[in-house]
RNA sequence: AAAACUUCUCGGGGCGGGGUGCAAUUCCCCACCGGCGGUAUCGGGGCAACCCGGAGCCCGCGAGCGCCGUUUGAAGGGCCUUCUGGUGGAGGCCUGUCGACGGGUCAGCAGAUCUGGUGAGAUGCCAGAGCCGACGGUGAUAGUCCGGAUAUGAGAGAAGUCUG
Numbered sequence: 001a002a003a004a005c006u007u008c009u010c011g012g013g014g015c016g017g018g019g020u021g022c023a024a025u026u027c028c029c030c031a032c033c034g035g036c037g038g039u040a041u042c043g044g045g046g047c048a049a050c051c052c053g054g055a056g057c058c059c060g061c062g063a064g065c066g067c068c069g070u071u072u073g074a075a076g077g078g079c080c081u082u083c084u085g086g087u088g089g090a091g092g093c094c095u096g097u098c099g100a101c102g103g104g105u106c107a108g109c110a111g112a113u114c115u116g117g118u119g120a121g122a123u124g125c126c127a128g129a130g131c132c133g134a135c136g137g138u139g140a141u142a143g144u145c146c147g148g149a150u151a152u153g154a155g156a157g158a159a160g161u162c163u164g
Stems, first nucleotide, its partner, number of pairs: 004161007016030004031144002033133002035061004042053004056131002064109002067103005073098002076095008113129005135147003
């Protein structure tokens, strides 16, 4: 130096103009935005070894939704037993919904790129034309507003410990 461990810090951007309408940052026309790691024919530095940067749509990951499990935590529904003249009460069991906690990335939603050029080699460079974007809310359908979220988190960095 590297590895391992501990702690701490950091860790997502974007509706501006016009139209319709009672009403739209949600519809229509134009506009705007692009998490993390990898890859690298580009750019910068270096005599060199090499170092730094470089993809929304190539490979993988993340949050979210869904799924599975646990839990009467909340309000229900059904059945059984029992008490009662009856309304109904008590106990037990089952069940879906919501909430909380946990699990797994297996299977599900998880999206989206082509054409020409250069070149040994490009879905990455150059040129052009396209395409995509969780869930819930809303006076009207949302990548851009509000909310869960002062959450979670791929990961990035610093310090320390330890081994050699």